[in-house]
Context: one part of a larger RNA
RNA sequence: CACCGCCCGUCACACCAUGGAAGCUGGUCACGCCCGAAGUCAUUACCUCAACCGCAAGGAGGGGGAUGCCUAAGGCAGGGCUAGUGACUGGGGUGAAGUCGUAACAAGGUAGCCGUACCGGAAGGUGCGGCUGGAUCACCUCCUU
Numbered sequence: 001c002a003c004c005g006c007c008c009g010u011c012a013c014a015c016c017a018u019g020g021a022a023g024c025u026g027g028u029c030a031c032g033c034c035c036g037a038a039g040u041c042a043u044u045a046c047c048u049c050a051a052c053c054g055c056a057a058g059g060a061g062g063g064g065g066a067u068g069c070c071u072a073a074g075g076c077a078g079g080g081c082u083a084g085u086g087a088c089u090g091g092g093g094u095g096a097a098g099u100c101g102u103a104a105c106a107a108g109g110u111a112g113c114c115g116u117a118c119c120g121g122a123a124g125g126u127g128c129g130g131c132u133g134g135a136u137c138a139c140c141u142c143c144u145u
C1' cells in the first nucleotide's frame, strides 16, 4: 500500500486448553457403631506351688485360669477434602485468501455511546432515561487579533 480503506458478529472447517454434567474409579482425613490379637495395669469366692513364717492346719507370696479398662489390625454405615475419567453440553483462544450480511469509523448514509427492558440468523433493532467523547445551520455570552 491511504474509502477499491478500515472493520463487526453468527455460521462452516481444523487444532488447543477450559467450565458444567447423570454417573464411574481411586487417594486421603476425621467422626459414629461392631469386633477385638499381643501386652501393661486392676480385680478374682476357681486351679496350683520347692525356697519365707509355722510342729501341723494354715498364712504370706508366686504361677495358671477367668473378668475388666486401654488398644493395633479388621468389619459396617454415613460424611469432608482431593485426583482421574464421563454420554452430552457451554462458551474461549488460534488458524493468507470459506458463508451470510454491513453494526462501528465521515452527519458511516437512522449521530454515536452508557444503563435497562423486550425482540431478532448474525452483527444488531426498538422503547425509556442519561452523556457529548456529535457534524451542520442560526442565535447569545466570553477570549484573542
Base pairs, nucleotide, nucleotide: 003108005105008101009100011098013095014094015093016092018090019089020088023085024084025083026082027081028080029079032076033075034074039070041068042067043066044065046064047063048062049061052059053058111132112131113130114129115128116127117126118125119124
Source information:
A computed fold for a 145-nucleotide part of an RNA from an uncultured bacterium, annotated as small-subunit ribosomal RNA, 3' minor domain. Model confidence (mean pLDDT): 83 of 100. The full RNA is in RNAcentral, with records from ENA, Greengenes and SILVA.